[in-house]
Context: one part of a larger RNA
RNA sequence: CUGGGCGUAAAGCGCGCGUAGGCGGUUAUUUAAGCUAGAUGUGAAAGCCCAGGGCUCAACCUUGGAACUGCAUUUAGAACUGGGUAGCUAGAGUACAGCAGAGGAUAGUGGAAUUUCCAGUGUAGCGGUGAAAUGCGUAGAUAUUGGAAGGAACACCAGUGGCGAAGGCGACUAUCUGGAUAGAAACUGACACUGAGACACGAAAGCGUGGGGAGCAAACAGGAUUAGAUACCCUGGUAGUCCAUGCUGUAAACGAUGAGAACUUGCUGUUGGGCGCAUAAAGGCGUUUAGUAGCGGAGCUAACGCGUUAAGUUCUCCGCCUGGGGAGUACGGCCGCAAGGCUAAAACUC
Numbered sequence: 001c002u003g004g005g006c007g008u009a010a011a012g013c014g015c016g017c018g019u020a021g022g023c024g025g026u027u028a029u030u031u032a033a034g035c036u037a038g039a040u041g042u043g044a045a046a047g048c049c050c051a052g053g054g055c056u057c058a059a060c061c062u063u064g065g066a067a068c069u070g071c072a073u074u075u076a077g078a079a080c081u082g083g084g085u086a087g088c089u090a091g092a093g094u095a096c097a098g099c100a101g102a103g104g105a106u107a108g109u110g111g112a113a114u115u116u117c118c119a120g121u122g123u124a125g126c127g128g129u130g131a132a133a134u135g136c137g138u139a140g141a142u143a144u145u146g147g148a149a150g151g152a153a154c155a156c157c158a159g160u161g162g163c164g165a166a167g168g169c170g171a172c173u174a175u176c177u178g179g180a181u182a183g184a185a186a187c188u189g190a191c192a193c194u195g196a197g198a199c200a201c202g203a204a205a206g207c208g209u210g211g212g213g214a215g216c217a218a219a220c221a222g223g224a225u226u227a228g229a230u231a232c233c234c235u236g237g238u239a240g241u242c243c244a245u246g247c248u249g250u251a252a253a254c255g256a257u258g259a260g261a262a263c264u265u266g267c268u269g270u271u272g273g274g275c276g277c278a279u280a281a282a283g284g285c286g287u288u289u290a291g292u293a294g295c296g297g298a299g300c301u302a303a304c305g306c307g308u309u310a311a312g313u314u315c316u317c318c319g320c321c322u323g324g325g326g327a328g329u330a331c332g333g334c335c336g337c338a339a340g341g342c343u344a345a346a347a348c349u350c
Base pairs, nucleotide, nucleotide: 003322004321005320006319007304008303012318014201016199021194022193025088026087027086028085029084030083031082033081034080035077036076037075038074039073040072041071042070049065050064051063052062053061054060091191092188093187094186096183098181103177104176105175106174107173108172109171110154115149116148117147118146119145120144121143125136126135162169163168206247207246208245209244210243211242215241216240220236221235222234223233258317259316260315261314262313263312266295267294268293269292270291271290272289273288274287275286276285277284299306300305323350324349325348332343333342334341335340
């Protein structure tokens, strides 16, 4: 390299958008680049192969043929691929008119609770644990009542429910805004799919600047436990957690399963929409469509299991793997304020 692979054995980029590239529905016509057939030239000789000949045979030598699967020119062909032209509507999209939703951003509002402060009542304990102690409390705590402040998170509803490309999103209201989807069939007419680079987004932790700081809580301190206890338990407690803005760019970023399309027995639940039947109405039944779950057939799989949401049967494009360790490391380069990230070996060893 080929081949074989990528749910769990090595292997799907965290996710999107999109450039180049690859690939691409249907009809007619044209072209003849790919393609097919013929012809001509060339494809040196030797060698290989075949049939003969010569050394007594053979090796060897020699004659003829075949082959040299290629290239160029030329003459035809037109099914398929490509190019041109003219169309089509089943892919894709737009308009119409509906619908569900924690989709996103900004501003405002709310109640419960914790904490602190002020005031009242009230008195000796509170707190905590396996048991304790550190801690708090006669300077009046804990408990309880009223008031105030401030920050963070939004109980019930809540659901293998919903939305989002992923990360993720949950009090309420308003404004701005993205996407999906049922219907109907008006419009465009292949505009599609994938996507190396590039670019955007990207939990938590972390970093810069400026705020904020109730609770929680790395570090740290103390009390316990213990042989020890740099822990688990307890009392405290700072970064941080929150906001604005900039950076970082990683996760078991998981469905450990790339995206798109087509085809292939079924059953049950559930969310959103459409249609039909029946009904006084709610409820109901059937069907269709877009999701989302459970089981399971063929098939697949090393097995586990997957099973119309495929890991089944096929097609297009991308990414990735190639024994374990060394190592996702060194060096170099690029990025970053740093922490570090991305790319990525070898010696050696089994």